[in-house]
RNA sequence: UUGGGCUAGGUCGGGGCCAGGGGUCCCGGCACCGUAAAUCCCCUUUAGACGGACCGAAUGCCCCGGGCGUUGUGAUGGAUUGGCGCGCCCUUUUUCGUAAGCGUCGAAACCCUGCCUUAUAUGGCAGAGGAAUGCGCGAAUCUGGUCAGACCGAAAGGAGCAGCCAUAAGUUUAUUCCUCUGUGCUUGUAAGUUCACAGGGUGGAGCCCAAGAUAAAGGCUACACGUCAAUAUAUCGCGGCAAACGGGGAAGCCCGC
Numbered sequence: 001u002u003g004g005g006c007u008a009g010g011u012c013g014g015g016g017c018c019a020g021g022g023g024u025c026c027c028g029g030c031a032c033c034g035u036a037a038a039u040c041c042c043c044u045u046u047a048g049a050c051g052g053a054c055c056g057a058a059u060g061c062c063c064c065g066g067g068c069g070u071u072g073u074g075a076u077g078g079a080u081u082g083g084c085g086c087g088c089c090c091u092u093u094u095u096c097g098u099a100a101g102c103g104u105c106g107a108a109a110c111c112c113u114g115c116c117u118u119a120u121a122u123g124g125c126a127g128a129g130g131a132a133u134g135c136g137c138g139a140a141u142c143u144g145g146u147c148a149g150a151c152c153g154a155a156a157g158g159a160g161c162a163g164c165c166a167u168a169a170g171u172u173u174a175u176u177c178c179u180c181u182g183u184g185c186u187u188g189u190a191a192g193u194u195c196a197c198a199g200g201g202u203g204g205a206g207c208c209c210a211a212g213a214u215a216a217a218g219g220c221u222a223c224a225c226g227u228c229a230a231u232a233u234a235u236c237g238c239g240g241c242a243a244a245c246g247g248g249g250a251a252g253c254c255c256g257c
Stems, first nucleotide, its partner, number of pairs: 002256005009055003012028004019044005032052004061249005069241009079231007087223001089219005095213002101207002109202006116192006123185001124183011136171002143166004151158002
C1' cells in the first nucleotide's frame, strides 16, 4: 500500500413541545424495516424500549466549499373571511310641488246649531207588588133564602138532605191610581265634542295634490367604496439552522499477500 475478519460508531434536515434528548405532530423529502405507546409516550448529558437489516475504520469524526429546504423578521402586493362606516335599496314623517280634480252656483280659516257623548228631570215601554171599582166565577161541610123527595107529627106545622137563587172568604179578567226595578224611546235643562256628517253665518281666492324634489329618523347588508383585524400565500431584503454532493485531514484491533 492492499485484501479479509472484527469492534466502536452510524442509518436525513428544520420547526413545535421540553429543563434537556428522542418520538407521536407540522414542513421539505425518500437519506433502513417491523412491534407497542403517545395532545402526550419513553428517557436523563452514557438522554427512548424490543426484534431484525445495511455501512463499518467508513454511509462515523474535523475543516473548507456547497445551499435542496425549513424557520424568524421587515417591506410591498393581491386573495379569502369577519367587524365597522358610508353609498345603493326600503319604510315612515316634514316642507315644496306639477299632472289630474274641486272652487265667485263661493276656496281656506273662524263662529253658531244639529247629529254624537255624559248627567239629570218629566213622560213612554216592560216587569213585580199594593189599593179601589166593574163584570164573571165562587162553600160537599162549620152562610142566608126557598126547600122536591124522604123523615117526625092526629093535625096545623116542624127540623131539614139534594137541587136552585143570592152572597162570604177567595179568585179570573178589565180599568184607574200608587210604589219599586229595568230600558235609554220622546221632550226639556246643563255640560262635553279629537275626527267626521248636515244646515246657517262671517270671509273673499284659493284648496287638494299622483309623479318628482327637500330634510330627518329607522331598517337592510346581496352589490360597490373606504377602513381595521385575522388567515394562508407571492416577491424582495436581513438573519438562524441546514440535507444531498464535492474536496481535504486525523485515525482502533486481529490476520495475510